[in-house]
């Protein structure tokens, strides 16, 4: 330098044919318990990497850029 894959909640990851952004764990509150852990109930948390484009409508399609990984040279 070129090719491919990835970037979504604090962490690990889903997200179908473009049409209301989700799960587990973690965290917070309450219940239970002598206390902790475990268990039960509820709750908060998002610029869907960034910029632009297409579209009535974009996490999803297109272009560029950034970061990470793999391969080739």
């Nucleotide at each position: 330098g070129g090719g491919c894959c990835g970037u979504u909640a604090g962490c690990u990851c889903a997200g179908c044919u473009g049409g209301c952004a989700g799960a587990g764990c973690a965290c917070c509150u309450g219940c239970c318990u002598u206390u902790u852990a475990a268990g039960c109930a509820g709750g908060g948390a998002g610029u869907c990497g960034c910029u632009g484009g297409u579209u009535c409508g974009a996490c999803c399609c297109c272009a560029g850029c950034a970061c990470g990984g793999c391969c080739c040279a």
Predicted 3D model of a 73-nucleotide RNA (transfer RNA) from a bacterium. Rfam family: tRNA. Rfam describes the family as follows. Transfer RNA (tRNA) molecules are approximately 80 nucleotides in length. Its mean pLDDT, the model's own confidence on a scale to 100, is 81.